[in-house]
RNA sequence: AGUGAGGAUAGAGGUGCAAAGACCAUUAGUAGGUAGUCGGAGGAUAAUGAGAUCCGUUGAUUGCUACUGAAAGGGGAAUUUGCCGAAGUGAGCAGGAACUCAUUCACCUGCAUACACUGGUUCUGUAUUGAAUAAAUACAGGGCUGUCAUAUAGCUUACUUUAAUUCGCUAUAUGGAGGGCUAUCUCACGC
Numbered sequence: 001a002g003u004g005a006g007g008a009u010a011g012a013g014g015u016g017c018a019a020a021g022a023c024c025a026u027u028a029g030u031a032g033g034u035a036g037u038c039g040g041a042g043g044a045u046a047a048u049g050a051g052a053u054c055c056g057u058u059g060a061u062u063g064c065u066a067c068u069g070a071a072a073g074g075g076g077a078a079u080u081u082g083c084c085g086a087a088g089u090g091a092g093c094a095g096g097a098a099c100u101c102a103u104u105c106a107c108c109u110g111c112a113u114a115c116a117c118u119g120g121u122u123c124u125g126u127a128u129u130g131a132a133u134a135a136a137u138a139c140a141g142g143g144c145u146g147u148c149a150u151a152u153a154g155c156u157u158a159c160u161u162u163a164a165u166u167c168g169c170u171a172u173a174u175g176g177a178g179g180g181c182u183a184u185c186u187c188a189c190g191c
Base pairs, nucleotide, nucleotide: 002189003188004187006186007185008184009183010182011181014084016083017082018081019080020079023076024075032068033067034066035065036064037063042055043054044053045052046104047103048102049101050100051099087118088117089116092111093110094109095108096107119145120144121143122142123141124140125139126138127137128136129135147176148175149174150173151172152171153170154169155168158165
């Protein structure tokens, strides 16, 4: 010279990521409430079964009419904050909450082997969740873009008589992955 996801610091990609967010739309003239009416025995507590409690012939549930009339989750958002595996997904496991028990579905929290996958973003299709044609997630297939490597072509810098070679830049093509890439400092081995 070089080797090592070595360590640390500072950065780049761009509709970049995530959180909060006044306000806004949707949910919805829905759920619920009040009054009336038909009707006549069940109804409520996520679903089913069992139990428990409450309401109901002083008329329940359901239906119809009139009046009144939300919310949560999800979405947009001026602006602010933290950042560049930012962040997201993951079979499943444990706990919580929902009246109790069992099963199931969904929700919340944590873990998920220091090393599972995704560079970023966008479009299309399918599936799931959802009120939704919004949005999100997963899979598949395209586009754009950043980065490194290799090859080709051109330009340019240094040495040099010329040429060749080398450093760098641009374009095209192919390939890789963030454990990456760029810059600086440093550690170990080695010389």

The prediction has a mean pLDDT of 77. A computed fold for a 191-nucleotide RNA from Aquibacillus koreensis, annotated as Lysine riboswitch aptamer. Of the family's consensus pairs, 96% are formed in the model. Its Rfam family is "Lysine riboswitch aptamer". For this family Rfam cites "Riboswitches Control Fundamental Biochemical Pathways in Bacillus subtilis and Other Bacteria" (Mandal et al., Cell, 2003). The sequence was found by an Rfam model in a public genome assembly.